A computed fold for an 82-nucleotide RNA from an Actinomycetes bacterium, annotated as c-di-GMP-I riboswitch aptamer. Model confidence (mean pLDDT): 86 of 100. Of the family's consensus pairs, 95% are formed in the model. Rfam family: c-di-GMP-I riboswitch aptamer. Gene Ontology term of the family: cyclic-di-GMP binding. It was read from a public genome assembly, where an Rfam model found it. The organism belongs to Actinomycetes, within Bacteria.
RNA sequence: AGUUGACAAGGGCUAACCCGUCGUGAGGCGGGGGCGCAAAGCGAGGGGCCUCUCGUCGUUGAGAGGUCGCCCAGUUACCAAA
Numbered sequence: 001a002g003u004u005g006a007c008a009a010g011g012g013c014u015a016a017c018c019c020g021u022c023g024u025g026a027g028g029c030g031g032g033g034g035c036g037c038a039a040a041g042c043g044a045g046g047g048g049c050c051u052c053u054c055g056u057c058g059u060u061g062a063g064a065g066g067u068c069g070c071c072c073a074g075u076u077a078c079c080a081a082a
Base pairs, nucleotide, nucleotide: 004080005079012037013036017032018031019030020029021028022027035069041075042074045072046071047070048067049066050065051064052063053062054061055060
């Protein structure tokens, strides 16, 4: 340095649900909470899923958004045995 995540330390994040708040909505933020996570750090590049608007009898198409705690790719990083 690469790969990997056994033992352990210091810690980190925070699902459902509840409260407040913002948003038409998906959902965001703050507090509580704790199912989990070794990238559950960062970032919407690709796919997926979700929302709104418009068009379409409909199938569906276009646009604008959301989600990285769905997956892939990118990038940065703590500790540690084989």